Transfer RNA from a Thermoleophilaceae bacterium, 74 nucleotides, folded computationally. The organism belongs to Thermoleophilaceae, within Bacteria. It matches the Rfam family "tRNA". By type it is a transfer RNA.

[in-house]
RNA sequence: GGGGGCGUGGUCCAGUGGUCUAGGACGUUGGCCUUUCAAGCCAAAGAUCGCGGGUUCAAAUCCCGUCGCCCCUA
Repeated sequence: GGGGGCGUGGUCCAGUGGUCUAGGACGUUGGCCUUUCAAGCCAAAGAUCGCGGGUUCAAAUCCCGUCGCCCCUA
């Protein structure tokens, strides 16, 4: 240089055009329980989906560019 994969709350993942005003687990915060802690139960906060454009009535999802990481190849 060429090709491919990935990027979604603090962490790890799901979601592959519309019932998604993005869901789950762990974590965090508050409450219940407990002598206290842990465990358990309940509730809450937190991501406009790497960034910028485009297509579409509608985009995390499709297309283009770009950035980062990983793999293959020269």